The RNA shown here (small-subunit ribosomal RNA) has 1371 nucleotides and comes from an uncultured bacterium. The RNAcentral record of the sequence draws on ENA and SILVA. Rfam family: Bacterial small subunit ribosomal RNA. Gene Ontology terms of the family: ribosome and structural constituent of ribosome. The prediction has a mean pLDDT of 85.

[in-house]
RNA sequence: AGAGUUUGAUCCUGGCUCAGAAUGAACGCUGGCGGCAUGGAUUAGGCAUGCAAGUCGAACGAUAUCGGGGCUUCGGCCCCGUGAAAGUGGCGAAAGGGUGAGUAACACGUGAGUAAUCUGCCCUCCGAUCCGGAACAAGCACUGGAAACGGUGUCUGAAACCGGAUGAAGACCCUCCCCGCAUGGGGAGGCAUCGAAAUAUUCAUAGUCGGAGGAUGAGCUCGCGGCCCAUUAGCUUGUUGGCGGGGUAACGGCCCACCAAGGCUGCGACGGGUAGGUGGUCUGAGAGGAUGGUCACCCACACUGGGACUGAGACACUGCCCAGACUCCUACGGGAGGCAGCAGUGAGGGAUAUUGCACAAUGGGCGAAAGCCUGAUGCAGCAACGCCGCGUGAGGGAUGACGGUCUUCGGAUUGUAAACCUCUGUCUUCAGUGAAGAAACAAAUGACAUUAGCUGAGGAGGAAGCCACGGCUAACUACGUGCCAGCAGCCGCGGUAAUACGUAGGUGGCAAGCGUUGUCCGGAUUUACUGGGUGUAAAGGGAGCGCAGGCGGGAGAGCAAGUCAGCGGUGAAAUGUAUGGGCUUAACCCAUGAACUGCCGUUGAAACUGUUUUUCUUGAGUGAAGUAGAGGCAAGCGGAAUUCCGAGUGUAGCGGUGAAAUGCGUAGAUAUUCGGAGGAACACCAGUGGCGAAGGCGGCUUGCUGGGCUUUUACUGACGCUGAGGCUCGAAAGUGUGGGGAGCAAACAGGAUUAGAUACCCUGGUAGUCCACACCGUAAACGAUGAUUACUAGGUGUAGGGGAGUUCAACCUCUUCUGUGCCGCAGUUAACGCAAUAAGUAAUCCACCUGGGGAGUACGACCGCAAGGUUGAAACUCAAAGGAAUUGACGGGGGCCCGCACAAGCAGUGGAUUAUGUGGUUUAAUUCGAAGCAACGCGAAGAACCUUACCAGGAUUUGACAUCCCGCUAACGAGGUAGAGAUACAUUAGGUGCCCUUCGGGGAAAGCGGAGACAGGUGGUGCAUGGUUGUCGUCAGCUCGUGUCGUGAGAUGUUGGGUUAAGUCCCGCAACGAGCGCAACCCCUAUGGUUAGUUGCUACGCAAGAGCACUCUAGCCAGACUGCCGUUGACAAAACGGAGGAAGGUGGGGACGACGUCAAAUCAUCAUGCCCCUUACGUCCUGGGCUACACACGUAAUACAAUGGCUGUUAACAGAGGGAAGCAAAGCAGCGAUGCAGAGCAAAUCCCUAAAAGCAGUCUCAGUUCGGACUGCAGGCUGAAACCCGCCUGCACGAAGUCGGAAUCGCUAGUAAUCGCGGAUCAGCAUGCCGCGGUGAAUACGUUCCCGGGCCUUGCACUCACCGCCCGUCA
Repeated sequence: AGAGUUUGAUCCUGGCUCAGAAUGAACGCUGGCGGCAUGGAUUAGGCAUGCAAGUCGAACGAUAUCGGGGCUUCGGCCCCGUGAAAGUGGCGAAAGGGUGAGUAACACGUGAGUAAUCUGCCCUCCGAUCCGGAACAAGCACUGGAAACGGUGUCUGAAACCGGAUGAAGACCCUCCCCGCAUGGGGAGGCAUCGAAAUAUUCAUAGUCGGAGGAUGAGCUCGCGGCCCAUUAGCUUGUUGGCGGGGUAACGGCCCACCAAGGCUGCGACGGGUAGGUGGUCUGAGAGGAUGGUCACCCACACUGGGACUGAGACACUGCCCAGACUCCUACGGGAGGCAGCAGUGAGGGAUAUUGCACAAUGGGCGAAAGCCUGAUGCAGCAACGCCGCGUGAGGGAUGACGGUCUUCGGAUUGUAAACCUCUGUCUUCAGUGAAGAAACAAAUGACAUUAGCUGAGGAGGAAGCCACGGCUAACUACGUGCCAGCAGCCGCGGUAAUACGUAGGUGGCAAGCGUUGUCCGGAUUUACUGGGUGUAAAGGGAGCGCAGGCGGGAGAGCAAGUCAGCGGUGAAAUGUAUGGGCUUAACCCAUGAACUGCCGUUGAAACUGUUUUUCUUGAGUGAAGUAGAGGCAAGCGGAAUUCCGAGUGUAGCGGUGAAAUGCGUAGAUAUUCGGAGGAACACCAGUGGCGAAGGCGGCUUGCUGGGCUUUUACUGACGCUGAGGCUCGAAAGUGUGGGGAGCAAACAGGAUUAGAUACCCUGGUAGUCCACACCGUAAACGAUGAUUACUAGGUGUAGGGGAGUUCAACCUCUUCUGUGCCGCAGUUAACGCAAUAAGUAAUCCACCUGGGGAGUACGACCGCAAGGUUGAAACUCAAAGGAAUUGACGGGGGCCCGCACAAGCAGUGGAUUAUGUGGUUUAAUUCGAAGCAACGCGAAGAACCUUACCAGGAUUUGACAUCCCGCUAACGAGGUAGAGAUACAUUAGGUGCCCUUCGGGGAAAGCGGAGACAGGUGGUGCAUGGUUGUCGUCAGCUCGUGUCGUGAGAUGUUGGGUUAAGUCCCGCAACGAGCGCAACCCCUAUGGUUAGUUGCUACGCAAGAGCACUCUAGCCAGACUGCCGUUGACAAAACGGAGGAAGGUGGGGACGACGUCAAAUCAUCAUGCCCCUUACGUCCUGGGCUACACACGUAAUACAAUGGCUGUUAACAGAGGGAAGCAAAGCAGCGAUGCAGAGCAAAUCCCUAAAAGCAGUCUCAGUUCGGACUGCAGGCUGAAACCCGCCUGCACGAAGUCGGAAUCGCUAGUAAUCGCGGAUCAGCAUGCCGCGGUGAAUACGUUCCCGGGCCUUGCACUCACCGCCCGUCA
C1' cells in the first nucleotide's frame, strides 16, 4: 500500500466482499510448564447457610464463672483479683465493599465564583473547666403473648439529663471610621439583651467547654463542552419578575400572601426514544469513528414507592416509620425478612470461578495502651479467557533402508527424516538445602510455604496440534462421488477424467494453541473539515419577489471581540511516550522528564476580519434624450373558411378507404348560385426573428400599463449579491357556479380489420375545448445545465441602438454596447461533448445526491370540494443496477451490388403401379449409424451361406489372432466312425525339406502339448481426441508488422470517387508495406504448325508389299494480350463498338475451398485417452433375422399414348471403357433365356459390340395393337445350397393409370429435354451410382417483391448474438 466482483471486451460511476488490528468473549478440535493480569456482559430476577462493624471497665452501676482471703445460724454472706453475656454512656456505624436500574440533568468534564455557606476526629494559638438538682435502663418482684416483643410496681450510677453562676476576642443592636465589582466587607467604641463545661485513672496522662486560624471534606451558583428524532413547532400559571414574610448552614418561587404579565423557542423550546459521566480504551497516517469491562475520579441506587429522625455529616446497603409485591414462621390472634458485600444456590443464558487460608504485610474503626474487629486487603484454589517467556532435544548420519504416495514403470517424493553413533539436561521426577517479604528490636510474631532460588541424582526418557492448499492468498497430486452427497467470505465449484465436495499422500501457515462465530475501527476519499459531487451515471427547487441568516467596493482614523505573541494558574493519579532502573529475559513493576494539542487570567501587537467614525465613486440606483418589440389587461372592428337555415338551378348518387361498410340521398342529397345565422381561430407576412422571470405571447384599432436597450454623466453615495421559512405567478388536463357551443373531440354507438381487436382505419358523437368568476399547483415545467460577479485566442451570421471615415445623400468600410445562433483554440470531461450565452479559471449564497428493487409506496401531518398534491420511511430482497464509448450480430432501417434468387421459359415432383431408403409398428432378432437446408437409391462399388456386428440353440476358455518360456514332433496329409456342424474318437496310406557339423548332434522356421504374463471386444463416451468429411461458399473476404490517433476496448490501413467475376485494377488519403484467399501457374477441350508413326490410314483395282499426303494417334510449339482502331471516362483503371482471327474480353469444363462457423458427422474404415466385460460384452458352428407390414414420407423407374405403339428395313452414324479363375468370334441346336463348341486376344491388332432414337408401313383415340403390375405353368443360368430370399426366358393372365389438389424441384447452350452405350462392386443379382457419346430447344423486359450473400451507414436494453432479450397472467 491494495485486491475480487457489472461487460464479448473497455473507460467511468457505484455498491457488495476480502486481506489488518482489537475483544470481560463464546463454540469446535487439541493441550507440557511458568510468570503477570482477567473472569455473571443475560433476570437492578429470587435467595438456603456461614461470615462481611464494631470497640471502649482509663465514662457508669450491677454481676455469672474461676482463684484467694475473712465471717457463718452451714442455708449462705462479705472483701480482693479475674471479668463472659447483657445494660446506661462515648466514638464509629454517612468510611470501606457492591451495582449501573434511574438520570439528557449544573449529573459529568473543564474553568471560574461563594462579599451567600458549613466542616466531627487532626494541627496551631488564646481563655476556661464553679455551685447544685431531678430522673431512667440494667437489677429485683409480679405479669401478657405461640413467638416477636412487651406491661406494671420498685431500687440505682455516670463524662446520660436539667437548673444556676461566671465570661470576651462570640452572636445581636446602636454610633463612628476605612475599603470594595452591585448586594456588601473590615475596624473601633458602647452597653441593653443572649449564650459554656465533665470528669477518669495505675498520677502520668487522657478528656471537656468557649473563641480565632489552618488543614480536610462538603453544600450552592455560573461560562463553555459532549446522543438521536421536526413524520415532536410551538411550550409555560409557581409559570417569569417584583414587594413583604417563612424556611435553610447558606443564595434562591425553595415555600407563602399580594402585585405585574411575563419567560423559553428555528443558534431547536416542548415532546418522544436511548444512555450513568470522565480520565481513558480500541482503531486510524492524521482528522475522525467506535467504546466507557478491570484500575482511578465523580454521580446515582440499595426489594418497589414515600417520609422524616439522629448526627459534624444521611433523608442512611447489613438504622427507623408508613404503603405495596414476594418469601418464611404461626397456637390464625400476630410476627419476621431484604446478598446490586464475600463465598455459595436454583433460575435465565452461547457464557463467567472456592460455601478456601490469614489479619503476617498495607489500610480502616474503637481504645491511653495491650488489644479486639475488618470476605477492605494479602494470599491460595478453578478456567489456555488474555499477554509474555520456555520446552517437546542437539551434532553427526545415504544403502538415499522399510513402509506410504505418485508414476511416462525409468523413477520421483516423504527424506538426514528414521534406524544407528556421540552428546546435553531447560521443563518434568526424586532427594537435600533454603530466602527476601519484618517496618524492629532484648525477645516473640509469615496466611502464602513441603514457596521462589540453589545443589545433587536419574534418564531423550514424560510433552504437538490446528487450519488451509480454484482466484483474492503462501501451499498439488491420486482415488471416491457424478448438479448426488456436499462446499462457499465474494466471484463461484459439483451433470464420469473435480488442484473448489469426501479421503489419502504431499505442501504451506501458525503453534500450546489453531480455526469458526459475534462486535467495533480500518481499508471506505462510500457523508468528503482535512477530502466528493449534481448536462447524459444518484443529484439544480417550475419561476420570481423577499424577512431572518451568510457574504460583500476604494481611502484615512479610533477600539481590540476574532487573530497572533510573552508570562502566570490549572489541565488529579494511573494510562500513552522518552530515558533509566528491578524481577535470569519478556509480559509486569518502579523512578524521572517531556507531553496532556484544553480552559482561565494578565501584558502587548494592529496587517487581516469585526466594530465606530470621516470620506470617495467605479458596484447599485435616480434624472434627461431617444428607441425596438406576438410583453400584460380591457374595449371595439374586420375578412377568408367550416357548419347550419331559407330560396333557386339540377339529378342519382354522395361520402369514405389499402379495399369496403356503417352513414347521407328520389321526402331531391352531393355539386352550384344568392341571402341569412352563429361560434371559434387569425393563411400569406414568418425568419435557429422579437418580447417576457418562468409558464407563455401572433388579424387590425384605441385606451391603460410593466420591463429592456442606447446615449449623456446632472444627482444619491455601497444603498449590493444570495436567500432557509414565507408570499406571488404558474402549460395542459381536471373541479365548482353561470353563460356559450361553429369546428374538433376523451367516453359512448355503429362499420371494418383481426384468431380475438374493449386499438390503430371509417361514419357519428357527449363532456371538454371558448367566456366570466373561483379552485387545483402539477409536466421530458428541458438547455434534462440555480442565481450573481470578474477574468480567459479567434472566425462567421442575425436582431436593436450609438460613433467614425468617405460622400450632396444613399450604398459601403471600420468600430462599440446589448440580445440571439453556428464553427473553433487553450482548458476541461469517464467519454460524448462544453468552449466569452462554459460543462474553463476563481469567489459568494441557496437547493439537491449517497447501490438497485420495495417506493415517490405505507403510516402520520399539512393543503384541496373532489381528483389528488407536498413532506416521506421500514421490513424484505439482489450483487449488481447504471453512464459513455467499442467490436460484432440483428432490424417487417437506409444506400450500393451479386446469385436459376425472383421474373421470362422448358421439363418435372406431389395423383397411379413398381423399385429403393426412412419413420412407425411388429418380432426371439427384425444389428448399428445418418436427422432442416447440409439424414432418407445415405455408410452399402451390390445381406441366399459367408458378409453379420442381431436372435435361438450347440460348443470352447492362454483362446480364432500377436509376443515371451518349457517340452515334444519335420511340416504336410487322403481315406474311416458319431454328430446339424463346430468337434470328438480311432487309424495312420503317403511324405520326409533349409543352415552348420567333429556326423554324436545343434540351430532357424513351422506344428502339437503345458504354465502364466496376456490376447480379444463392431462394448460406452464423436460433449475427452487425432485423422477424414459436410456446410456457409469458389462467397470475396480474413489478417499481420511498423507508424499514427484514442486513458482504453479499439480505430486507421480494409473507408472515399470510379471499375471489376473478384480487397480486380486506378485515383485520392496518416498511412507505408506484407501474408492467407481472388487471378495465374496444372489437366481436358476448341485452331494451326512441326516431329514421329503401328496394330491406325490409303491418292496404290484386291492380296502381299509399299508409302505416311489425308483421317487418327501423341510429343513439342504457336495462338488471345483489351495487343490494334474509334468513342466514352479524369490524361487513370476500365467500359462500349469495330477490324482481324478457329477462338474476344476469366473462350468452355475440371482439379484447386482463406480466417473461421455449426461442442455439425464419424470411437462401426483406421488410430486413440478414460471407463466397462474376461468359462464372456471374447471365440467357433448350425439355423433364423437384417427381405416382417393397418400406415406415413423422401428418391427413382415405367406409364397414362399418335412428337406414340407394333412390324419391317440387319440397312446408317458414336464415344468412352472392360477382358486371363477373363472377354469370347465363326459354326451348330433351341421361339428364347441359353447350350455345345472353341478361332482370336494380356488388346489402336481379337472379343464384349447390336448402338438407340432414325427411316418405311400399319394402328385412328379406345382403358385401346396404350400401359405393363400381379399371378399361373414351363424352362434357363450362377452357386455346396435359390423355401424363407436371386436373375433371365417362353406361353398365358392383363391391375391401377386418360397428365395429377395445396404445395414444390431442376435448368441460361452443345445447356434443358430425349436416346442408347460402358464400367466399378460382383459366383449370381442394378429402375441405384460413376462415366460416354447421339439428337438437340425455349426464354431472360428487368431487380419492385421471395430466398441467400457482399460492402457502407444508422438504431439497439441483443453479444449463447432476434430461434436474442423481455413483460404480464396462471400453475